[in-house]
Context: one part of a larger RNA
RNA sequence: UUGAUCGUAAAGGGCUCGUACGCGGUUUGUCGCGUCGGGAGUGAGAGCACCGCCCUUAACUCGGUGCUUGCUUUCGAUACGGACAGACUAAAUGUAUGCAGGGGAGAAUGAAAUUCCUGCUGUAUCGAUGAAAUGCGCACAUAUCUGGAGGAACACCGGUGGAGAAGGCGGGUCUCUGGCCAUUACCUGACUCUGACGAGCGAAAGUGUGCAUGAGCGAACAGGAUUAAAUACCCUGGUAGUCCACACCGUAAACGUUGGGCGCUAGGUGUGGGGCCUAUUCCAUGCGCUUCCGUGCCGUAGCUAACGCAUUAAUCGCCCCGCCUGCUGAGUACGGCCGCCAGGCUAAAACUC
Numbered sequence: 001u002u003g004a005u006c007g008u009a010a011a012g013g014g015c016u017c018g019u020a021c022g023c024g025g026u027u028u029g030u031c032g033c034g035u036c037g038g039g040a041g042u043g044a045g046a047g048c049a050c051c052g053c054c055c056u057u058a059a060c061u062c063g064g065u066g067c068u069u070g071c072u073u074u075c076g077a078u079a080c081g082g083a084c085a086g087a088c089u090a091a092a093u094g095u096a097u098g099c100a101g102g103g104g105a106g107a108a109u110g111a112a113a114u115u116c117c118u119g120c121u122g123u124a125u126c127g128a129u130g131a132a133a134u135g136c137g138c139a140c141a142u143a144u145c146u147g148g149a150g151g152a153a154c155a156c157c158g159g160u161g162g163a164g165a166a167g168g169c170g171g172g173u174c175u176c177u178g179g180c181c182a183u184u185a186c187c188u189g190a191c192u193c194u195g196a197c198g199a200g201c202g203a204a205a206g207u208g209u210g211c212a213u214g215a216g217c218g219a220a221c222a223g224g225a226u227u228a229a230a231u232a233c234c235c236u237g238g239u240a241g242u243c244c245a246c247a248c249c250g251u252a253a254a255c256g257u258u259g260g261g262c263g264c265u266a267g268g269u270g271u272g273g274g275g276c277c278u279a280u281u282c283c284a285u286g287c288g289c290u291u292c293c294g295u296g297c298c299g300u301a302g303c304u305a306a307c308g309c310a311u312u313a314a315u316c317g318c319c320c321c322g323c324c325u326g327c328u329g330a331g332u333a334c335g336g337c338c339g340c341c342a343g344g345c346u347a348a349a350a351c352u353c
Stems, first nucleotide, its partner, number of pairs: 006322001007307002012321001014201004022193001025088007033081002035077008048066005092188001094186002096183003103177005109171001110154001115149003119145001121143001126135001162169001206248005216242002221237004259320005267298008275289002278286002302309002326353001335346004
């Protein structure tokens, strides 16, 4: 180098940006580096392969030819790759017009409910459970009504509906702001794709600072039950935490358990956002489309160990990255790097089956 894989068997990096490398659209010319062909030189000897000679034969020795896959040089070819010069428009940017959206950040704000406080009415329980008890209540509770305080979360709409790279995002308003999509025309004209290293983002829990906040919920903890026991499940309480600001942590079943990009390959049927056509005078709306972009279901070929996937591929191809190689030991030890800690990243071996 060739020979397998990665949805569920071992295996897709949590996600994005991006350096190097790798790969790269159509067309013209030049060069002739790669590439291809011819010639020359060299490629010691031994060895190896074939032919042959002499020892009775063979081995061995000896002779000849070849091989020596290569290197150097020269003549030529120029399709493909490359370099240089020029052109193009389908890729990819940008402009213009339009559009949907819980995309992000900040500010101020709303209603329902829980809890607490003030007061009215009112009297003996309330609450809890499988049943109870702990607990609350004559210092007037629970219930009911009025007013107030405070924090957190946003019913209905709400939808295999939406936007976002992922994590994640949902009351309404304002300000700032990112990205997508469609349309027709124009501009640039291959500026692309991927991406080791690196950088940034990254649920929850956790850490630090704060006389911040603290309604509800609630690890730990306490009590009551249950039980043979009950360090639990159930109940009554309840501290960290949950919330906010600023720093850190950097992991998840970070899952579609399916890396990214491009192209090709039957259909059917929903749904979200545009476009086109058509009916109605316009709007709204409806019918239709060999229209574009998303998001679901079913299904042919094909694929698959099967399950299943099937134009949103796990089909057929190309490009780039990551990763796997029996079980256990072990995602551990040691070392290194990172972290305030907790710990994270990288990552073995012996033994044994």
Predicted 3D model of a 353-nucleotide part of an RNA (small-subunit ribosomal RNA, central domain) from Nocardioides sp. Lineage of the source: Bacteria > Bacillati > Actinomycetota > Propionibacteriales > Nocardioides. Rfam family: Bacterial small subunit ribosomal RNA. Model confidence (mean pLDDT): 86 of 100. RNAcentral holds the full RNA, with entries from ENA and SILVA.